[in-house]
Context: one part of a larger RNA
RNA sequence: GGAUGAAUGCUGGCGGCAUGCUUAACACAUGCAAGUCGGAUGGGAAGUGGUGUUUCCAGUGGCGGACAGGUGAGUAAAGCAUAAGAACAUGCCCUUGGGAGGGGAACAACAACUGGAAAUGGUUGCAUAUACCCUGUAGGCUGAGGAGCAAAAGGAGGAAUCUUCCCGAGUAGUGGCUCGCGUCUUAUUAGCUAGUUGGUGAGGCAAUGUCUUACCAAGGCGAUGAUCAGUAGCUCGUCCGAGAGGAUGAUCAACCACACUGGGACUGAGACACGGCCCAGACUCCUACUGGAGGUAGCAGUGGGAAAUUUUCUGCAAUGGGCGGAAGCCUGACGGAGCAAUGCCACAUGGAGGUAGAAGUCCCACGGGUCGUGAACUUAUUUUCUUGGAGAAGAAGAAAUGACGGUAUCUGAGGAAUAAGCAUUGACUAAAUCUGUGCCAACAACCGCGGUAAGAUAGAGGAUGCAAGUGUUAUCU
Numbered sequence: 001g002g003a004u005g006a007a008u009g010c011u012g013g014c015g016g017c018a019u020g021c022u023u024a025a026c027a028c029a030u031g032c033a034a035g036u037c038g039g040a041u042g043g044g045a046a047g048u049g050g051u052g053u054u055u056c057c058a059g060u061g062g063c064g065g066a067c068a069g070g071u072g073a074g075u076a077a078a079g080c081a082u083a084a085g086a087a088c089a090u091g092c093c094c095u096u097g098g099g100a101g102g103g104g105a106a107c108a109a110c111a112a113c114u115g116g117a118a119a120u121g122g123u124u125g126c127a128u129a130u131a132c133c134c135u136g137u138a139g140g141c142u143g144a145g146g147a148g149c150a151a152a153a154g155g156a157g158g159a160a161u162c163u164u165c166c167c168g169a170g171u172a173g174u175g176g177c178u179c180g181c182g183u184c185u186u187a188u189u190a191g192c193u194a195g196u197u198g199g200u201g202a203g204g205c206a207a208u209g210u211c212u213u214a215c216c217a218a219g220g221c222g223a224u225g226a227u228c229a230g231u232a233g234c235u236c237g238u239c240c241g242a243g244a245g246g247a248u249g250a251u252c253a254a255c256c257a258c259a260c261u262g263g264g265a266c267u268g269a270g271a272c273a274c275g276g277c278c279c280a281g282a283c284u285c286c287u288a289c290u291g292g293a294g295g296u297a298g299c300a301g302u303g304g305g306a307a308a309u310u311u312u313c314u315g316c317a318a319u320g321g322g323c324g325g326a327a328g329c330c331u332g333a334c335g336g337a338g339c340a341a342u343g344c345c346a347c348a349u350g351g352a353g354g355u356a357g358a359a360g361u362c363c364c365a366c367g368g369g370u371c372g373u374g375a376a377c378u379u380a381u382u383u384u385c386u387u388g389g390a391g392a393a394g395a396a397g398a399a400a401u402g403a404c405g406g407u408a409u410c411u412g413a414g415g416a417a418u419a420a421g422c423a424u425u426g427a428c429u430a431a432a433u434c435u436g437u438g439c440c441a442a443c444a445a446c447c448g449c450g451g452u453a454a455g456a457u458a459g460a461g462g463a464u465g466c467a468a469g470u471g472u473u474a475u476c477u
Stems, first nucleotide, its partner, number of pairs: 001477004006473005013347001015345004019340002021305001026303003030300003035063003040060002043057004070258003079183002082180001084178002088175003094170007101135004110125006140149003154163003184230002191221003196218008233255001235253001237248004260281005283294004311337001313336003319333001320331004351379003360371001362369002385414006394404001421466005426447001433460004443448001
């Protein structure tokens, strides 16, 4: 000099685009953040004088809550990056070949009775289904036999038809697994390892494999640094540098890990599951003391910590996602607005003329010099500003549908009107004098300055640098 997710002193007009707890993975009041389907379904309710139509709903059932969103605690390798591989799985979507025959028994809801303070239950009865079971069938699987095993469901419509379900094959994408190479520091850590290394049999898994187990062998790793310890999410990237290289890993994107702490499985195509379940623990809350409830590292917000980081805002109009045949519903993802000079970029604070070189400050050799064409004054203009009028694109080609937003933008009127600071001025380093102080008070990154004429302190009026910023501090180069 450059850079920053910065902080801080002084100052502060505006716009666009970005960014905003780096510390306590500390504790959290409150609200919202994952629902949807009545075209699977029995029932209930509202409404109507009644029927029909309609609307809504707790439950059963289906799909989705494994995505999206957050954080970086752990992890030095079960990770990541790159390049390969074989022994695998795959809901929804797409392509394709077939099929959906016949029976049955229940559990909720509901009703009655009943336990409990509550959370939440218990018994009996009723009873639906695309929920569950049995059976038949099978271009599938196993297998070496002459066999064994395994399916299905309907719904809407007046109808045409549409849609759904089951089995098989395939594509794509996704996921699981293996391997080569690369991946911080310490030797004041030198030896480490018994499921350890390999084999056989068995089990288990979607699949390979000491993944597990029985037996057999004694191997395996290591100065090319094993093991122990410390630190750390990794990468595309970012910053500095001519490069070599050094530092770093905020935002955006990919991967990984985690969800109060530890453990565990269930369901499912997919989890060992942030807003699911069970157990244990710490903490908080409720309690009739017997027992219960909770988890912001989702969006806002609170306390605390800290040098330090925003609104308990708005809308589903767009993009995307879930469910649904659709209308649609949900969506703190997302789109926007708000706050902060936190950063980058752009614009303005005026332009032209104007010497009696005005008044005034400061300096002076008292002649004058300087601030300084600066002001006043004259003249023109209106980016901004104030105030009227018009007014979008973003909507996805019939129409309708816009949070942002009466915003951006355009066009009148008004009037130079609303808008400049900060630091420095001994050398480094661009910029000098006067006055006060008198080794005092102070300054200072370094050298140093200050003891009566201080260009270094404080003030004044000048000057220099940068400019809505400018100095300082911290860190990297």

The part of an RNA shown here (small-subunit ribosomal RNA, 5' domain) has 477 nucleotides and comes from Ottelia alismoides. The prediction has a mean pLDDT of 84. NCBI's taxonomy places the organism under Eukaryota, Streptophyta, Euphyllophyta, Magnoliopsida, Ottelia. RNAcentral holds the full RNA, with entries from SILVA.